[in-house]
RNA sequence: GCGGUGGUAGUUCAGUGGUAGAAUGCUUCCUUCCCAAGGAAGAGGUCGAGGGUUCGAAUCCCUUUCACCGCUCAA
Numbered sequence: 001g002c003g004g005u006g007g008u009a010g011u012u013c014a015g016u017g018g019u020a021g022a023a024u025g026c027u028u029c030c031u032u033c034c035c036a037a038g039g040a041a042g043a044g045g046u047c048g049a050g051g052g053u054u055c056g057a058a059u060c061c062c063u064u065u066c067a068c069c070g071c072u073c074a075a
Base pairs, nucleotide, nucleotide: 001071002070003069004068005067006066007065010024011023012022013021018055026042027041028040029039030038048064049063050062051061052060
């Protein structure tokens, strides 16, 4: 330099055009003498960044950035 995969909640991940979800963690409450375990409720997201297409984009297109993997065939 070229190609591929990925970036979504604190963490690990799902979500292929129609209100962003799960597990776990966190907070409060219930149960208990306490802890653990269990149960109920709740908070937490500019979906890496910018732009475009569309009535509507995490999702499609372009650019860019970061991480990982591969290649040295062309220039």
Predicted 3D model of a 75-nucleotide RNA (transfer RNA) from Candidatus Levybacteria bacterium CG22_combo_CG10-13_8_21_14_all_35_11. Rfam family: tRNA. By type it is a transfer RNA. The coordinates come from a structure-prediction model, not an experiment, and the mean pLDDT is 81. RNAcentral records the identical sequence in 5 taxa.